[in-house]
RNA sequence: AUAAAUAUUUAGCAAACUCAUCCAAAGGUGGGGACGCAAAGCUAUGGGUCUAAGGGACUUUAUAUCCUAUGAUUGCCAAGUUGCCGAU
Numbered sequence: 001a002u003a004a005a006u007a008u009u010u011a012g013c014a015a016a017c018u019c020a021u022c023c024a025a026a027g028g029u030g031g032g033g034a035c036g037c038a039a040a041g042c043u044a045u046g047g048g049u050c051u052a053a054g055g056g057a058c059u060u061u062a063u064a065u066c067c068u069a070u071g072a073u074u075g076c077c078a079a080g081u082u083g084c085c086g087a088u
Stems, first nucleotide, its partner, number of pairs: 005088001012037002017032006035075001041081003045078003048073003054068004
């Protein structure tokens, strides 16, 4: 220095729910709140999942139905990248 197992200290993040707010929705952001997390830091690159405004199919038209991500999700998984403590 690297890898594996497993402690400790300090610090960090924050599910459900709830209030406010943004959004067509999914969902995001902020306050409260802790189920959990050693990458639950960062990046939508691959897969998965959610939504369907717009567009398309159907239809005489509308409604309804169906398809579609350019919208989301990294606390679904993988990949990339950075990184705290560190006894034995």
Predicted 3D model of an 88-nucleotide RNA (c-di-GMP-I riboswitch aptamer) from Pelosinus fermentans.
The coordinates come from a structure-prediction model, not an experiment, and the mean pLDDT is 80.
The sequence is in RNAcentral, with records from ENA and Ribocentre.